[in-house]
Context: one part of a larger RNA
Molecule: small-subunit ribosomal RNA, central domain
Organism: uncultured bacterium
RNA sequence: UUGGGUUUAAAGGGUGCGUAGGCGGCACGAUCAGUUGGGUGUGAAAUCCCUUGGCUCAACCAAGGAACUGCGCCCAAUACUGUCGUGCUUGAGGGAGACAGAGGCGAGCGGAACUGAUGGUGGAGCGGUGAAAUGCGUUGAUAUCAUCAGGAACACCAGUGGCGAAAGCGGCUCGCUGGGUCUCUUCUGACGCUGAGGCACGAAAGCUAGGGUAGCGAACAGGAUUAGAUACCCUGGUAGUCCUAGCUGUAAACGAUGAGCACUUGACUGAGGACCCCCCCAUAGGUUCUCGGUCGAAGCGAAAGUGAUAAGUGCUCCACCUGGGGAGUAUGGUCGCAAGGCUGAAACUC
Repeated sequence: UUGGGUUUAAAGGGUGCGUAGGCGGCACGAUCAGUUGGGUGUGAAAUCCCUUGGCUCAACCAAGGAACUGCGCCCAAUACUGUCGUGCUUGAGGGAGACAGAGGCGAGCGGAACUGAUGGUGGAGCGGUGAAAUGCGUUGAUAUCAUCAGGAACACCAGUGGCGAAAGCGGCUCGCUGGGUCUCUUCUGACGCUGAGGCACGAAAGCUAGGGUAGCGAACAGGAUUAGAUACCCUGGUAGUCCUAGCUGUAAACGAUGAGCACUUGACUGAGGACCCCCCCAUAGGUUCUCGGUCGAAGCGAAAGUGAUAAGUGCUCCACCUGGGGAGUAUGGUCGCAAGGCUGAAACUC
């Protein structure tokens, strides 16, 4: 390079927005750049190939032909691609009217539980475990009642339920705000898809500064267990967990499955709309759109399985893979306060 792949064998970027680039709906016209056909010039010789000939043959040499798959110019074709122009509405977007939702941000409020404080009752244990002990308790614990304070999380509802690009989101109310779905088919008229770099978001842990600290709880201390026990169990307990402003940028960031569009037998079911039926309303039923799930036909697959939410059939674009170890290491670069992140080899070895 050709080619083959990426659910589980190596391999989908954590997610989005978007620049360049790549690709791009229907109709008509123009052009003829790409494209196609013909002609012509050139494509040195030698070499290679074919046919002859000369050295006794061959290698070798000589002659002729073909070839040199290319490039320039001219003529022509106009389906496709490009370019230009004019239109179209199905893609995309806007508008109007409805709808669902733990989507986001900010503020306020609430009750249960817990811990602590104060006071009352009470009087010897409590706690903990497999069993114990450390621990707490006559300076009155545990238990119970009342009052107060504080921080964190929001039982039931709750659901293979909903929303969000992903990370993720769950008490209630208010304010601000993003996205989605359905109906009308009113408007714009290809405005689209993907997306190298780039920018933004990004669980937990961690870092910086300031606050906060009820419970839990790395580290740490003690008690047990044990041959030992730097553990599992128990009693304590600091960072942290929480808030504000920044940093970090990683996860089995998983559906281990990139995004978009189109097409391809079915069954059942959950969520949100609209319509039909009905004099009207409501239920049931039916139709249709969107989203989620279960099972399965064909197909695909090494199988497990997947199967309109494809891993089926096609197209477009991006990312990634190329034996195991060495190694996500070394080195260089770059980002970071650091921890470390991103990029990322080779020798050697099997």